[in-house]
Context: one part of a larger RNA
């Protein structure tokens, strides 16, 4: 070196309980009624996981289900079960200690109190309950200091803490790119903080436009990498308009009228008391402030007040009295609307869905084989030939599948109906007059910033730190400096569903996704072992067989191990499927 045969090793093939991605639907929160997360317990024997909590792998009840059961987990011991167990679902009970942790403390899972009630009167011990803070409301008190206020007490309600992404807001980088770098970019990104919801935010034009118009907001496709912006570098990057998704609009402030409270003023001829006449009353009055009911909400302006005309059911009480008129309130009738905004709760019935389930068609023989689902022959079902399992590849063996059913209890939903609630009728329409109202330290200006695709630019529009500071409908803003004309719109108050974003979680489904060095870090008791003072870092590790049938018995050996025997289709023999290579032997041959 070659051939043969072994060992070692764990590649490869096959497999999949686990992952990855997506779709649809649900749910979109849990928590002082003590969460999330834990500690410690809990089994006949019990280390770990799981479950549970001193009622401790469980208790009660209502449903489902129907023969076995006492979790992973074998055996032993002992039990349960057709008087219906185990198991599945609904509702309850129990639920140690820590943890927001909340009686005080504390090195989390521990220590120590006070008060009330009870266990035999006291002490002690035990059992049950209460005792944190802040905010709001109510109420009782109450200093310096007279009234008052601060403070204190009591009662009721709420808050706190956790949670994956999505949302809004307050702050806010750098690596990088510009082939260096400073404006710029990365980027208002990462990150920190606050707040909330099932979505959030935005939202019913002081808009967008262009001489034509459109008509809240949001999202998508185009417009368009266009117009612009830019050490005119790198880059950044619209809008109008068009097409779609979804559609929904409303409420206040003010003028004016009525009522309550407070303050000021107020005549003795009175002012006033709804109007006229007569009578009566008389700090009822006027002005201001504030609270409240009505009214009112817009831009070809709107509203208020005064007045004119027209139209508009019935009945009744009251307003100092009587008569007449007007006003106002209530009831009936009629009409309409409604719970996501526009006021606001709740109940009943029906329904749908979910949380257990139920019914569910159709096959045999022969052959090979360890085994039939394979082959051959002959049949059958199909609104079911999805899928998985069964000793190899099964429509007809099993679970299922298509289809059709099902809830005592709980939950959700919307729909429908009814109750219920609200509005109008009680006012509306048209015209004239009046000039009362229509959101002020606001608009706007200057300076400094920010944000707009727009870097100070010709730089509008939007936001505002400092200073100044309007008009009031004969008013005001905008149309990209500014002015005129024209057009358009009404700021300085508020609410608003849907179309949109996301998925920790639940259910169902899918994949020219992975198949154990892959796919999650984790297919396996993994955020474990282990490392680190700590923040934190972070593995390896799947496969006997159809079934343990897991090798009785004999032999060698101290054992490990091996040889027989036996099981099995096969030792596949538990260091267990297949079992490559590196590497290490043994035998033989060849070669130096």
């Nucleotide at each position: 070196c070659g051939u043969a045969u072994g060992g070692u090793g764990g590649a490869u093939g096959c497999c999949u309980u686990g992952g990855c991605g997506c779709c649809a639907a649900g749910a979109g929160g849990c928590g002082a009624u003590g969460a999330a997360g834990g500690a410690c317990g809990u089994g006949g024997c019990a280390a770990g996981c799981u479950g549970c909590g001193a009622u401790a792998a469980g208790c009660u009840u209502c449903g489902g289900g129907g023969a076995g059961c006492c979790g992973c987990u074998a055996a032993c011991a002992g039990g349960c079960u057709g008087u219906g167990a185990u198991c599945c679902g609904g509702a309850g009970a129990u639920u140690u200690c820590c943890g927001a942790a909340u009686g005080g403390g504390g090195c989390a899972a521990c220590c120590c109190u006070u008060c009330c009630a009870g266990a035999u009167g006291a002490a002690g011990u035990c059992u049950g309950g209460a005792a944190a803070u802040c905010u709001g409301c109510a109420u009782c008190u109450g200093a310096a200091u007279a009234c008052a206020u601060a403070g204190g007490g009591u009662g009721c309600a709420g808050a706190a803490g956790c949670g994956a992404a999505c949302u809004c807001a307050g702050g806010g980088a750098a690596g990088u790119g510009a082939a260096a770098c400073a404006u710029c970019u990365c980027a208002g990104u990462a990150c920190c903080u606050g707040a909330a919801g099932g979505a959030a935010g935005a939202g019913a034009a002081a808009g967008a436009g262009a001489c034509a118009u459109c008509g809240a907001u949001u999202c998508c496709c185009c417009u368009a990498g266009u117009a612009g912006u830019g050490g005119c570098g790198a880059g950044c990057g619209a809008a109008c308009g068009g097409g779609g998704a979804a559609c929904a609009g409303c409420c206040c402030a003010a003028a004016c009228c009525g009522g309550g409270u407070c303050c000021a003023u107020g005549u003795g001829a009175u002012a006033g008391u709804u109007u006229g006449c007569g009578g009566g009353c008389g700090u009822u009055a006027u002005g201001g402030a504030u609270c409240u009911g009505g009214a009112g909400u817009u831009g070809c302006a709107g509203g208020g007040c005064u007045u004119u005309g027209c139209c508009g059911g019935u009945g009744g009480a009251g307003g100092c009295c009587g008569c007449a008129g007007a006003c106002c309130c209530c009831a009936c009738g009629g009409a309409g609307a409604g719970u996501u905004a526009c006021a606001a709760a709740c109940c009943u019935c029906u329904g749908u869905u979910g949380u257990a389930g139920u019914u569910g068609a159709a096959c045999g023989a022969u052959c090979u084989g360890g085994a039939a689902a394979g082959a051959u022959c002959g049949g059958c079902c199909a609104u079911a030939g999805a899928c998985g399992g069964u000793g190899a590849u099964a429509g007809c063996c099993c679970g299922g599948u298509a289809a059709a059913c099902g809830a005592a209890a709980c939950a959700a939903c919307g729909a429908g109906a009814g109750g219920c609630u609200c509005u109008c009728u009680g006012g509306g329409c048209a015209g004239a007059g009046u000039u009362c109202c229509u959101a002020a330290g606001u608009a706007c200006c200057a300076c400094g910033g920010g944000a707009c695709a727009c870097g100070a630019g010709a730089a509008a529009c939007c936001c505002u730190g400092u200073g100044g500071g309007a008009a009031u409908c004969c008013g005001g803003g905008a149309a990209g400096a500014c002015c005129a004309c024209u057009u358009u719109c009404c700021a300085a108050g508020g609410c608003u569903a849907a179309a949109u974003a996301c998925u920790a979680c639940u259910u169902g489904g899918c994949g020219a996704c992975c198949g154990a060095u892959a796919g999650u870090g984790a297919a396996c008791c993994a955020g474990u072992a282990c490392c680190g003072u700590g923040a934190g870092g972070g593995a390896a590790a799947g496969g006997u067989g159809a079934a343990a049938a897991g090798a009785a018995c004999c032999c060698c050996g101290g054992g490990a191990g091996g040889g027989g025997a036996g099981u099995g289709a096969a030792a596949a023999g538990a260091a267990c499927c297949u079992g490559a290579a590196a590497c290490c032997g043994u035998a033989c041959g060849c070669u130096u």
Large-subunit ribosomal RNA, domain I from a soil metagenome, 592 nucleotides, folded computationally. It matches the Rfam family "Bacterial large subunit ribosomal RNA". RNAcentral holds the full RNA, with entries from MGnify.